[in-house]
RNA sequence: AGAGUUUGAUCCUGGCUCAGGAUGAACGCUGGCGGUGUGCCUUAUACAUGCAAGUCGUGCGGUACGUCGCAAGACGUAUAGCGGCAAACGGGUGAGUAAUAAAUAGGUAACCAACCCUCAAGACGGGGAUACCCCAUCGAAAGAUGGAUCAAUACCCGAUAAUGUCCCUUCAGGUGCGCCUGAGGGGAAGAAAGACGCAAGUCGCUUCUGGACGGGCCUAUUUCCUAUCAGCUAGUUGGUAAGGUAAUGGCUUACCAAGGCUAAGACGGGUAGCUGGUCUGAGAGGACGGUCAGCCACAUUGGGACUGAGACACGGCCCAGACUCCUACGGGAGGCAGCAGUCGGGAAUAUUCGGCCAAUGCGCGAAAGCGUGACCGAGCGACACCGCGUGGGCGACGAAGAUCUUUGGAUUGUAAAGCCCUUUUACAGGGGAAGAAAACCGGGUAAAACCGGUGUGACGGUACCCUGAGAAUAAGCAGCAGCAAACUACGUGCCAGCAGCGCGGUAAUACGUAGGCUGCAAGCGUUAUCCGGAAUUACUGGGUGUAAAGGGUCCGCAGGCGUCUUGUCAAGUUAGAUGUCAAAUCCCAAGUCCUAACCUUGGGUCCGCAUCUAAGACUGGCAGGAUAGAGUGUAGGAGACGGAAGUGGAAUUCCUGGUGGAGAGGUAAAAUCCGUAGAUAUCAGGAGGAACACCUGUGGAGUAGUCGGCUUCCGAACCUAUAACUGACGCUCAGGGACGAAAGCUAGGGAAGCAAACAGGAUUAGAUACCCUGGUAGUCCUAGCCCUAAACGAUGAAUACUUGGUGAUGGAGAGAUUAACCUUUUCGUCGCCGAAGCUAACGCAUUAAGUAUUCCACCUGGGGACUACGGCCGCAAGGUUGAAACUCAAAGGAAUUGACGGGGGCCCGCACAAGCAGCGAGGCAUGUGGUUUAAUUCGAUGCUACACGAAGAACCUUACCUGGGCUUGACAUGCAGUGGAAAGUCGGAUGAAAGUCUGAUCCUGUUGUAGCAAUACAACACCGCUGUGCAGGUGGAGCAUGGUUGUCGUCAGCUCGUGUCGUGAGAUGUAAGGUUAAGUCCUUAAACGAGCGCAACCUCUGCCACUAGUUGCCACCAGUUCGGCUGAGCACUCUAGUGGGACCGCUAGCGAUAAGCUAGAGGAAGAUGGAGAUGACGUCAAAUCCUCACGCCCCUUAUGUCCAGGGCUACACACAUGCGACAAUGGUAGAAACAGCAGGUUGCAAAGAAGCAAUUCUUAGCUAAUCCCCAAAUUCUACCCCAGUACAGAUUGAGGGCUGCAAUUCGCCCUCAUGAAGAUGGAGUUGCUAGUAAACGCAGGUCAGCUAUACUGCGUUGAAUACGUUCCCGGGCCUUGUACACACCGCCCGUCACACCACCCGAGUCGUGUGCACCCGAAGUCGGUCACCCUAACCGCAAGGAAGGGACUGCCGAAGGUGUGCUCGGUAAGGAGGGUGAAGUCGUAACAAGGCA
Repeated sequence: AGAGUUUGAUCCUGGCUCAGGAUGAACGCUGGCGGUGUGCCUUAUACAUGCAAGUCGUGCGGUACGUCGCAAGACGUAUAGCGGCAAACGGGUGAGUAAUAAAUAGGUAACCAACCCUCAAGACGGGGAUACCCCAUCGAAAGAUGGAUCAAUACCCGAUAAUGUCCCUUCAGGUGCGCCUGAGGGGAAGAAAGACGCAAGUCGCUUCUGGACGGGCCUAUUUCCUAUCAGCUAGUUGGUAAGGUAAUGGCUUACCAAGGCUAAGACGGGUAGCUGGUCUGAGAGGACGGUCAGCCACAUUGGGACUGAGACACGGCCCAGACUCCUACGGGAGGCAGCAGUCGGGAAUAUUCGGCCAAUGCGCGAAAGCGUGACCGAGCGACACCGCGUGGGCGACGAAGAUCUUUGGAUUGUAAAGCCCUUUUACAGGGGAAGAAAACCGGGUAAAACCGGUGUGACGGUACCCUGAGAAUAAGCAGCAGCAAACUACGUGCCAGCAGCGCGGUAAUACGUAGGCUGCAAGCGUUAUCCGGAAUUACUGGGUGUAAAGGGUCCGCAGGCGUCUUGUCAAGUUAGAUGUCAAAUCCCAAGUCCUAACCUUGGGUCCGCAUCUAAGACUGGCAGGAUAGAGUGUAGGAGACGGAAGUGGAAUUCCUGGUGGAGAGGUAAAAUCCGUAGAUAUCAGGAGGAACACCUGUGGAGUAGUCGGCUUCCGAACCUAUAACUGACGCUCAGGGACGAAAGCUAGGGAAGCAAACAGGAUUAGAUACCCUGGUAGUCCUAGCCCUAAACGAUGAAUACUUGGUGAUGGAGAGAUUAACCUUUUCGUCGCCGAAGCUAACGCAUUAAGUAUUCCACCUGGGGACUACGGCCGCAAGGUUGAAACUCAAAGGAAUUGACGGGGGCCCGCACAAGCAGCGAGGCAUGUGGUUUAAUUCGAUGCUACACGAAGAACCUUACCUGGGCUUGACAUGCAGUGGAAAGUCGGAUGAAAGUCUGAUCCUGUUGUAGCAAUACAACACCGCUGUGCAGGUGGAGCAUGGUUGUCGUCAGCUCGUGUCGUGAGAUGUAAGGUUAAGUCCUUAAACGAGCGCAACCUCUGCCACUAGUUGCCACCAGUUCGGCUGAGCACUCUAGUGGGACCGCUAGCGAUAAGCUAGAGGAAGAUGGAGAUGACGUCAAAUCCUCACGCCCCUUAUGUCCAGGGCUACACACAUGCGACAAUGGUAGAAACAGCAGGUUGCAAAGAAGCAAUUCUUAGCUAAUCCCCAAAUUCUACCCCAGUACAGAUUGAGGGCUGCAAUUCGCCCUCAUGAAGAUGGAGUUGCUAGUAAACGCAGGUCAGCUAUACUGCGUUGAAUACGUUCCCGGGCCUUGUACACACCGCCCGUCACACCACCCGAGUCGUGUGCACCCGAAGUCGGUCACCCUAACCGCAAGGAAGGGACUGCCGAAGGUGUGCUCGGUAAGGAGGGUGAAGUCGUAACAAGGCA
């Protein structure tokens, strides 16, 4: 620091997602040790049990006990009660609270203050009670009551007292005018307690001064979301008086006034404890507020007061509600959001510590000390951070195993084993801390300090140290397609699964497993949440012509901003100082636990706020001046500017009349419609309404909407010139106001034309449309609403600045000039083109989208949604404001390359046209589909499958079916074992054959060694058998492949290097003008060159020459059996080799003088002469695994292989390609003539003979320019005479021939007989431009034979037509549009049907919160009464009084109740739309001129 994802690719906009860090976390797998932290985020739900606040006997009276003592008594322990202090701290929680809170800075002259310190003064004299104890009573209990008696540092009375308090008052100073300070005078009220000690004294008590600690109250600033919450408020705002409080104050009450708050957001709703800080971030910010610390609030829910220095009190009291417990049913008790712990809730959070007060702190105490679930420790949890370990060294061209493999090997891997070493940790044994110094006692001091002594550890026998033995006790998790480090195998087969985008449909580096590798490591992943990346809310730091976004336009209050200049003030601003910003945290440094985390110390920071001082530029306030902004005046000017009134002609329609006589009108074509009752047409007259041709122009006016005949009146704005006047009066503008096309609405008029709706006619599959004929609202006027438009320049307003060119329009000036004309300058308006600059690009460019400033409006992914609900406006239609759930990973802009268009331009092609012959009807042949079948083997399926693979299925072929056999196999080869024969030949049995069983013959070869030899052994060869590797497969997938082929297309295209242009995809080159069959060539041009294609080179053919003449030829000569037959010859034909020839070369014209075109000459041939071979980059996942090859998968006594028979030849039907016909340009019969390519010894076969013929018999010649096979149309003669025929030949019967083991399924040929359909073929469609079409036959391959009418070639006869490129089809180039890119066989819209999801409305119904009104009214404070009851202190001789309590009562008052609103939810019959969903229905609305822009 970025990356992935929209596209075929690109740039941009824009969202989504990822990589980082963090956590009070949870879950999955795994888990050795230690340190330090941390641990109910959910139900402020309910709680069993134990503990969490006591202490003081030096305040008091007692009681009980202990020790000493003979006793008296002394000393001590314990403490129920009275009394004092504490219990308001400490500890918990975050429900409430949006300000009665918090933070920061101030104020208190408006206050309090127990304990502590300090100044000063004092403590005199009396009195009456009471708890405990004792007696008695009631009650289940909790507890309560009565009587008697007695104490205090408990209580009361009196005295005394000021420098304190209060009241009155004099003077001085200050002041915020309320009062305060200082010095005086007078008056009133008002205190006290003792204890310990031998004593000294100490600790207490009362009043007062000051301080400290701690609080109360007040002010300013800051502190979340919502305007679909816009008005709120009656104690409300202020005053006077009183009450109340420690104190100010409507804090409370009475009276008076009518105020107070609010767009700088009141009131209402939602959410939330606030802060220091924490996390993140470069920062600014954003999010959070757990642990620690400060503040606040709360303590089962609500209310209330008491006590007290302090509470409206977590472990106090009273009342009410809910809940729980006890009960003898009468009544009582309780409050873990203290520490542990339990149930419940939840994804989830610990021990009821048989730890401790040792330390720190707190309470009480004179002290010892006691208490302390605060705290200190331990326990549990990898929850987090930090540290350590799980061993170290050597050790192979590298064990085994595992995985992969091209089978060679590679990897795991120095890893292991093995050898040497170490011992952290864990284990065992031994030793063993720091944390502790005070308090206390003694000394010492005015009091302290200080000195000495005694003695205290929960943790813990812990940390730590030493020793022992032994590598011994210790590694996992996630990932490996890209982002993002790391790859292979197997399994699976759009399944299972993964998943952020995306993988998976039989070769998955993406799923699962394994091996290997990568990353981190006692952890690793996943999930959740926050910040970041995200400049994706933009202060730093974004935008608004087309991507989301400028308000329809103007006016204008508040607000924001504002010309030059002088003076002044000092609010903003700047600088300095002071105070504060708690500690902790953070940063730096140092120290210390072995290190680190942690901790300690010091420094810095805390950028804020406040106060004081200073400065005076800039902003601002005040005062004065100026004129450049703005406005006024004066002189001119143009105009569809607005309003009102009047008026004009053309045209349409209608009415009246005339002429006239059959149609008119309308359309692509028609029809509805009008017309003999006289239309249309034409002439004349009249009526009425609306709109204003030409002029008319990117001309004019207006803020916009808009404004167009002419005239008049009224009104407004603008421009130019001038520089007289005012003197900043300005710009912008939330809210507000006015105007605002068309359509629509209300009321009343008007109505010619046009024309929604509607009707009819057409079109169509349909046509609720487009076209036609009609036609009503409306369009027009008056008055009033509506308030929206692609209200657009898709561009807010204002000001200033920034090179130019050219035109239009409205003025003004200058020069020259008589004037016009001309030249030139300047101000305004409207356009075009373009520089810099800007922009994603397109484009904008002095009329900015440039450079700057000011103000306003608006945007933040697509859909849902110009929607819902609510508010406001409207008569309604509707408008305005304006969400969410849910859903997708895109939606979008500009430009690029293609493809496409029922877009355009240019050009080509038997593409059309012009012709000729066909196909499509019928018959047959062949192929295909379909059907059938045991099987009808398989493939090919628009053009580019269908007489195609197949250049030839009776068996074979053959792959299919049925049946019968074989299993190392029909075929290849290696090894091992075994046999020596085997093979071959001749048989037999069985069988359909294959095969199975079996007999005979034969029983060996080569080499070597040994041996005289026979022979033996060994090796090799050969063969059989057995076993094992393997063979075999026309089995699968042509979408795993190679190779080959088709097609676009023999179309003229397809690219590259360098350069240049563009941010880029890309462009240029290859475009333009000509030309060509051609990207063929020429010229120009930011291109210059090059490659694959084109052309040429190659073959055949057409002309000539040379060479060579046998098997070819025969002109001349000779012979002849008359046949080039023979001699002779090689001239000619021909053969087959080498050359020549044609190039727009020549002439003329055209053309840019070029390329080239047209015509001509010559020539056998003329403009690539004709034909072939040759097929660019690529497209169709085109065809083929059944030609062949090949990776993978599958079968292995079968999917292999052999054999027999069958099938591939089936047959209601459909299609395709052909053949032969329908006849006279013919058929039949007879006669006559002329080819070429080829082929031939298992062959071609002459001649001869037989047969009607197919053919047969016999047999020359030929291994071929030698011999053989070889024409038919044609021509001549004759007949037929237009008919289903003397046309046509299907079908069928009979008889023959040939091939072949075999002709039944299932061959061909011949003869005789039979004699079907068919009389030229609908829509449509094919081929062909010259030796072509058409017609005619011949040959060959395959092949025993043949289904060949097919295919490949060959020659014979031999035409017609082409004006031309409008149209159909295909193609090329350029251009244009595009929402297509699988590329129009594209994309895509809406209804309906089905499923699911969320939301809205909804008769209602159930609840939450809350307002108002009323009822009831507990406890309690305050007030009243005190006739009833009670009473020790004071007064009084007494009676009694004063005073008080109970009781009663008034106001307020919680909970509760009733009624009525508002608000937010749950639920609901039914209803509306929306979203989503591989293959539903109907159409085809949009994208191309999308077929009606």
Molecule: small-subunit ribosomal RNA
Organism: metagenome